[in-house]
RNA sequence: GUCCUCGUAGUUUAAUGGAUAAAACAAGCCCCUCCUAAGGGUUAGAGUGGAGGUUCGAUUCCUCUCGAGGACG
Numbered sequence: 001g002u003c004c005u006c007g008u009a010g011u012u013u014a015a016u017g018g019a020u021a022a023a024a025c026a027a028g029c030c031c032c033u034c035c036u037a038a039g040g041g042u043u044a045g046a047g048u049g050g051a052g053g054u055u056c057g058a059u060u061c062c063u064c065u066c067g068a069g070g071a072c073g
Stems, first nucleotide, its partner, number of pairs: 001072007010025004018056001027043005049065005
């Protein structure tokens, strides 16, 4: 330099054109316990790396860009 994959709650992953973006763990609160851990219940938390475009509608498709990983030279 060329090409490929990935980027979504604090963390790990879902959702691949139809929406209130789903779950697990973690966190807060309550129950239980002498206390802690474990267990049970409950609550909040992200608009999807950034910018633009297509579309009635974008996490999803397109372009550029940033970051991480990889292949080739």

This is a predicted structure of a 73-nucleotide RNA (transfer RNA) from an uncultured Bacilli bacterium. Model confidence (mean pLDDT): 81 of 100. The sequence was found in a public genome assembly.